[in-house]
Overview:
Predicted 3D model of a 120-nucleotide RNA (SAM riboswitch aptamer (S box leader)) from a Holophagaceae bacterium. The source organism's lineage runs through Bacteria, Acidobacteriota, Holophagae, Holophagales and Holophagaceae. Of the family's consensus pairs, 94% are formed in the model. The prediction has a mean pLDDT of 82.
RNA sequence: GCGAUAUCCAGAAAGGUGGAGGGAUGGGCCCUGUGAAACCUUGGCAACCUGCCUGCAUUCGCAGGCCGUGGUGCCAAUUCCCGCCGGUGGCUGCUCGCAGCGAUUCCGGAGAGAUGACGA
Numbered sequence: 001g002c003g004a005u006a007u008c009c010a011g012a013a014a015g016g017u018g019g020a021g022g023g024a025u026g027g028g029c030c031c032u033g034u035g036a037a038a039c040c041u042u043g044g045c046a047a048c049c050u051g052c053c054u055g056c057a058u059u060c061g062c063a064g065g066c067c068g069u070g071g072u073g074c075c076a077a078u079u080c081c082c083g084c085c086g087g088u089g090g091c092u093g094c095u096c097g098c099a100g101c102g103a104u105u106c107c108g109g110a111g112a113g114a115u116g117a118c119g120a
Base pairs, nucleotide, nucleotide: 002119003118005116006115007114008113013042014041015040016039017038021031022030023029025083026082027081028080043075044074045073048071049070051066052065053064054063055062056061079112084109085108086107087106090101091100092099093098094097
């Protein structure tokens, strides 16, 4: 890198090195010399896996709970927002209950992305 799967409106930052970018991508809007990215140290959040318990099932799975030892992950803004489809608010037209457009609120879904655990 590929496939399939679960989650993504909660939560959690200080110091050092560094020296101009960063928020995946297009647009928007933000963060940033009161110091970006990256790396290091320390701290923290959370509970996917591990660990422990219970129930059901049995061929090792499903559901629930506990813990925070270990493996990841994460610590601006909902995955920062939008993008594609549908609905809706709305707008336009007229033959007045239909047609068209379709966002600046909002709702659902898809896609993309991130992370975990798994498979080839």